Notes: This is a predicted structure of a 350-nucleotide part of an RNA (small-subunit ribosomal RNA, central domain) from an uncultured prokaryote. Model confidence (mean pLDDT): 87 of 100.
[in-house]
Context: one part of a larger RNA
RNA sequence: CUGGGCUUAAAGAGUACGUAGGCGGUCUUGUAGGUUGGGUGUGAAAUCCCACAGCUCAACUGUGGAACUGCGCUCAAAACCCCAAGACUUGAGGGAAGCAGAGGUAAGCGGAACUGAUGGUGGAGCGGUGGAAUGCGUUGAUAUCAUCAGGAACACCAGUGGCGAAGGCGGCUUACUGGGCUUCUACUGACGCUGAGGUACGAAAGCUAGGGUAGCGAACGGGAUUAGAUACCCCGGUAGUCCUAGCUGUAAACGAUGAGCACUUGGUCGUGGGGACUUCCACAUCUUCUCGGCCGUAGCGAAAGUGUUAAGUGCUCCGCCUGGGGAGUAUGGUCGCAAGGCUGAAACUC
Numbered sequence: 001c002u003g004g005g006c007u008u009a010a011a012g013a014g015u016a017c018g019u020a021g022g023c024g025g026u027c028u029u030g031u032a033g034g035u036u037g038g039g040u041g042u043g044a045a046a047u048c049c050c051a052c053a054g055c056u057c058a059a060c061u062g063u064g065g066a067a068c069u070g071c072g073c074u075c076a077a078a079a080c081c082c083c084a085a086g087a088c089u090u091g092a093g094g095g096a097a098g099c100a101g102a103g104g105u106a107a108g109c110g111g112a113a114c115u116g117a118u119g120g121u122g123g124a125g126c127g128g129u130g131g132a133a134u135g136c137g138u139u140g141a142u143a144u145c146a147u148c149a150g151g152a153a154c155a156c157c158a159g160u161g162g163c164g165a166a167g168g169c170g171g172c173u174u175a176c177u178g179g180g181c182u183u184c185u186a187c188u189g190a191c192g193c194u195g196a197g198g199u200a201c202g203a204a205a206g207c208u209a210g211g212g213u214a215g216c217g218a219a220c221g222g223g224a225u226u227a228g229a230u231a232c233c234c235c236g237g238u239a240g241u242c243c244u245a246g247c248u249g250u251a252a253a254c255g256a257u258g259a260g261c262a263c264u265u266g267g268u269c270g271u272g273g274g275g276a277c278u279u280c281c282a283c284a285u286c287u288u289c290u291c292g293g294c295c296g297u298a299g300c301g302a303a304a305g306u307g308u309u310a311a312g313u314g315c316u317c318c319g320c321c322u323g324g325g326g327a328g329u330a331u332g333g334u335c336g337c338a339a340g341g342c343u344g345a346a347a348c349u350c
Base pairs, nucleotide, nucleotide: 004321005320006319007304008303012318014201015200016199017198021194022193023192025088026087027086028085029084030082033080035076037074038073041071042070049065050064051063052062053061054060091191092188093187094185095184096183097182098181099180103177104176105175106174107173108172109171110154114150115149116148117147118146119145120144121143125136126135162169163168206247207246208245209244210243211242215241216240220236221235222234223233258317259316260315261314262313263312266295267294268293269292270291272289273288274287275286276285299306300305323350324349325348332343333342334341335340
């Protein structure tokens, strides 16, 4: 390199958008680039290969054949490419009317709980544990009532429920705003799919600057436990957790399963629409489209399992893998304030 693979053995980039490139629906005409057929064109000789022959054999040499996988000429036009003129509607998009939703951003508001402050009642304990102690408390704690302040999170509803590309999103209201689904359609007419580089988004922790700080709580201090206890348990507690503006760019970023299209027996449940039936509404039933689950046929699979939401059957494009360790290390490059990220070996060893 080929071949084979990527749920769990090595292997799907965290996710999307998109440049180049690759691939691309139906119908008509043309050309002949690749493609296809053909030959008394050419492809010097030597060499290589085959057969025979000559030096005693061999190397070597001679004769003949084959080959020279190429170039050129010519034929064909189904399919691919291409040119020109177009045409079409099923892919894609648009229009109209509806629908559901923790989708996003900003502002405002709310109650429960908690902590603190002030005041009242009250008077000796409280707290904590396996048991204790540290701790708090006669300068009046814990408990209880009232008022005030503050920050953070939103019980029940809540659901293998919903929305979002992923990360993720949950009190209420308003404003702005993205996407999706259904039904109808007389519009555009292939405008599509994927996507190396690139760009954007990207949990938590961490970093910079400025705020904020109720609770919780790395570090740290103390009390226990223990042979020891740099832990598990307890009492405290700083960063942090929160907000604003930036940075970082990683996760078991997982469905450990890339995106798109088509096809392939079924059952059942949920979600959001449409239609039919019922005199109307509602329930129920049937049917259809979307999304989300469970079970399971064939098939696939090493098995576990998967099974129309495929890991089945095919096509297109991208990413990635190639024994374990060394090692996601060294080095170089590049990004970052740093922490570090991305790219990424070898010796050696089994």
RNAcentral holds the full RNA, with entries from ENA.